[in-house]
Context: one part of a larger RNA
Order: sequence, then C1' cells, then structure tokens
RNA sequence: UUGGGCGUAAAGAGUUCGUAGGCGGCAUAUCAAGUCUGGUGUUAAAGCCCGGAGCUUAACUCCGGUUCGGCGCUGGAAACUGAUAAGCUAGAGCAUAGUAGAGGCAAGGGGAAUUCCCAGUGUAGCGGUGAAAUGCGUAGAUAUUGGGAGGAACACCAGUGGCGUAAGCGCCUUGCUGGGCUAUUGCUGACGCUGAGGAACGAAAGCCAGGGGAGCGAAUGGGAUUAGAUACCCCAGUAGUCCUGGCCGUAAACGAUGGAUACUAGGUGUAGUGGGUAUCGACCCCCGCUGUGCCGAAGUUAACGCGUUAAGUAUCCCGCCUGGGGAGUACGCACGCAAGUGUGAAACUC
Repeated sequence: UUGGGCGUAAAGAGUUCGUAGGCGGCAUAUCAAGUCUGGUGUUAAAGCCCGGAGCUUAACUCCGGUUCGGCGCUGGAAACUGAUAAGCUAGAGCAUAGUAGAGGCAAGGGGAAUUCCCAGUGUAGCGGUGAAAUGCGUAGAUAUUGGGAGGAACACCAGUGGCGUAAGCGCCUUGCUGGGCUAUUGCUGACGCUGAGGAACGAAAGCCAGGGGAGCGAAUGGGAUUAGAUACCCCAGUAGUCCUGGCCGUAAACGAUGGAUACUAGGUGUAGUGGGUAUCGACCCCCGCUGUGCCGAAGUUAACGCGUUAAGUAUCCCGCCUGGGGAGUACGCACGCAAGUGUGAAACUC
C1' cells in the first nucleotide's frame, strides 16, 4: 500500500459550528473536459515473447513477426459524470397559527432543616461505637420554648417523565433569550450532506485575584482497632465545596455504538400534538406526525446480543486500529501562571 475492521477482542475525536476538499434530487437544450469508439503517428536497436535457420545439440548467433498497452494528432457518439443556459418541487429553508418543556442568562422573593449567638425553663449527664475512648458539660451542656444571624441546598410532586449539540439542567415569580414539535401547504427553488486544518462550548478536581464560609470535608491532630494500621470506625478540622472575573481542556466526557439519507414483519408502554368517533365530560376507542422505553419476524453476530432509536440492507463524507510490554514514556514542537495537556517514537524484550 492493498485487503480487513472499530458495542464488549486494537480501534468512533467529549460535543457542535464551519473553510478547503469529497459527494450530491427531478426534467430539457447545448458543449464535449472525463468516458466510449474509428483512423493515423510514435513507442530506436538489442533484450523479452512467437515462428524459423546455423554451429553434431544446448548455451550462443542470425532471420522474420504481430497483438495488447501508453502518449500525441485527428474524425465521430452523447447514455453517464462534468460545464453552461433556462426550468421544476419530493430534499433544504422561510412565513402564518398553535403548543410542551428542570433549555440558557439576569434580578427579586420563599419555607423546612443544620450550625452559631442572646434570653427563659431545667439538672447531670450528653455524644459516640461492635464495644469503647478522645470530645462537650456544674463557668449549667444535652433536652425544650422564644428571638436573632448567616451560608448552602431546594423534601413531597418525581415518573426507564421532560429539555438541551454535548458537558448538563429540578423551590417560586418577573424580564431577556435559543431550539424543538404539530397544523395550514402560502413562499424561495437544490440554497443540500459530510467536513482535513480552524473556531466555540466543555463535569469534577486544580490554579490566579477579590469576596464568602452554615453543613460537609482531602491534608493534618487526637481516640480506637491491630503484630503493625501512615487505613476502614469515632472526635475535631485546613484547603476546597459557594459567588464574581480570568485560566485549565481533561473523565468509564459511555449507548464503551461518528454524522446524513433511503429501504426492510409486528406487539406493547409512555410524553407532546393534530384529526375522527362519541351517551359530545372525553378519562376510553380508532388513525397520523414527532420523541422516548420494553419484547420480538427476517436478517445479522465469534458469542453475548442488536433488531424501523439496527450492531439488518445500501450509498456519501470524516475520525480511528494493525501483537503484548517498553509507553501515552523519551525527545522535539505548540499551548499553560503552574499542575500539566496536545502531538508522539525507538532501542530492548516476550
């Protein structure tokens, strides 16, 4: 490189947008670049190959020879690809009317609970564990009542329920704002798909600066356990967890399953919406579109399983894999305040 692959064996980039590029709906006309075809020139000789000849044969030498293929020139064909022109509406988008939603950002508000502070009642314990102890408490704790402060999280509803590209999103109200779905088919008329580089977003932890700090809690201290116990259990507790601004750019970032389109039995839940039926209250029933689960025909798979939300049948584009270890290491480069991240070997060894 070809071939083969990527749910679990090595392998889908964390996600999206998008440049170049690749690929691209229906139908008409023209051109003839690709494509197909005729002619012609060339593709030196030697060599190869085929058919002969000569040295006794062979090696060797000599004679004759085409096809195929490549390239150039030229004539033609017009189905397909391409180009140009003028069209179409099934893809895509826009408009109109609705609609569900923890989608995002900002501001304001709320109650329960924990902790702390003040005051009242009240007295000897509380707390904790397998059992204890450290700890707290006669300077009045725990318990209980009233008042206050402050921070963080929002019980029930809550649901293989919803929304979001992913990360993710859950008390209430308001403002701003993104996307989806359904219906009417009114408009544009291929405007599409994918996407090397690139850009944006990206949990937690961590970093910088300034705030905040109730609870929890790496580190740390103490008490236990134990042969030891730098742990598991207990009592404390600093960073952090929270907010604002700026970095970091990674996760079992998982459906371990890239995106788009088309096709291929069904059954049964659930969410949104439209139509029909109706004893018009539709809870029910029938039909459609969209999302989300379960079970399963065919098919597929090494098996497990997947199975109209495919891992089935096909097409287009991207990413990635090529024995284990060495190693996601070294070196170089880029990025970063740092931590480190991205890219990413080889020797050697089995």
RNAcentral holds the full RNA, with entries from SILVA. Small-subunit ribosomal RNA, central domain from a metagenome, 350 nucleotides, folded computationally. Its mean pLDDT, the model's own confidence on a scale to 100, is 86.